[in-house]
Molecule: SAM riboswitch aptamer (S box leader)
Organism: Sporolactobacillus laevolacticus DSM 442
């Protein structure tokens, strides 16, 4: 890049530099920001992967379930993936539900 699977309404700072913008992309919204935006450092949260126990399993591979965060690999730290955008369906200024696109992670090609 590009495929499979699994998750995405829970959590994370009155900190230091920095200085305008930020919220993945178009489009509408809707918000956050000098009471300071991204960004780097520090910090923190979380529990994929890890690691620990147990049970199935002849025993390997593996599966399930509980737990840990001390060590490693990552992600993560306003709002539900901020909300819509396509389809369906309701009690039809509105709400629900799926899919699509995205993001994380393990695997694979």
């Nucleotide at each position: 890049c590009u495929c499979u699977u699994a998750u995405c309404g829970c959590g994370a700072g009155a900190g230091a530099c920095g200085g305008a913008g930020g919220g993945a992309a178009u489009u509408g919204g809707c918000c956050c920001g000098a009471u300071g935006a991204a960004g780097u450092c520090c910090g923190g949260c979380a529990a994929c992967c890890a690691c620990u126990u147990u049970a199935c399993g002849u025993u390997c591979a593996g599966u399930a379930a509980a737990g840990u965060a001390c060590a490693g690999g990552u992600g993560c730290c306003a709002a539900a993936u901020c909300c819509a955008a396509c389809a369906g369906g309701a009690c039809u200024u509105u709400c629900c539900u799926g899919a699509a696109a995205g993001a994380u992670a393990a695997g694979g090609a």